The RNA shown here (Lysine riboswitch aptamer) has 166 nucleotides and comes from a sheep gut metagenome. The model forms 100% of the base pairs in the Rfam consensus.
[in-house]
RNA sequence: GAUAGAGGUUGCGCUUUUCAUCAGUAAUCUGUCGGAUGCAGCAGCUGCAGACGAAGACAGGAGAAAGGGAACGGCGCCGAAAGGGAUUGAAUGCUGUGUUCAAUAGCCUUGGGAAUGCAGGAAAUACCUGCAUAACUGUCACUUCUUAUGGAAGUGGGGCGCUAUC
Numbered sequence: 001g002a003u004a005g006a007g008g009u010u011g012c013g014c015u016u017u018u019c020a021u022c023a024g025u026a027a028u029c030u031g032u033c034g035g036a037u038g039c040a041g042c043a044g045c046u047g048c049a050g051a052c053g054a055a056g057a058c059a060g061g062a063g064a065a066a067g068g069g070a071a072c073g074g075c076g077c078c079g080a081a082a083g084g085g086a087u088u089g090a091a092u093g094c095u096g097u098g099u100u101c102a103a104u105a106g107c108c109u110u111g112g113g114a115a116u117g118c119a120g121g122a123a124a125u126a127c128c129u130g131c132a133u134a135a136c137u138g139u140c141a142c143u144u145c146u147u148a149u150g151g152a153a154g155u156g157g158g159g160c161g162c163u164a165u166c
Stems, first nucleotide, its partner, number of pairs: 001166005008078001011077005017071003028061006037049004041097005081110004086104007111137002115133007139157008
């Protein structure tokens, strides 16, 4: 340097189907009250709707979806993958900004899963993400013990690591 592997409180990610939630919510229709604004993330502009009645409130009819989640299955894997920032492109009525999506570069961080606390996302106590905490687990180094090619304990390190083969 190449190849092949290991870790597991469901190891990671993608996806079909089904189910619950979203929610009796949003849009929409009718009636009553109301009486001039409302909508396009934000600002300016512009456009649309509005006394043939805006916003808002009440009552009734009818009534979703997406995102997120769970289960079975399928696929790809072990920096699997996740997050952060940068650059470029696309979408958003136009400009600016913001947001979303995609790509780039082993740019930076993180071994793994869970728990607790804080913060953010989300309709949500689900779940996801980030930070911190002390344990568990896996691995390597050193030391000690032992029933000794095995196992146990302690200390420390961290995936650009560890094991095996060439």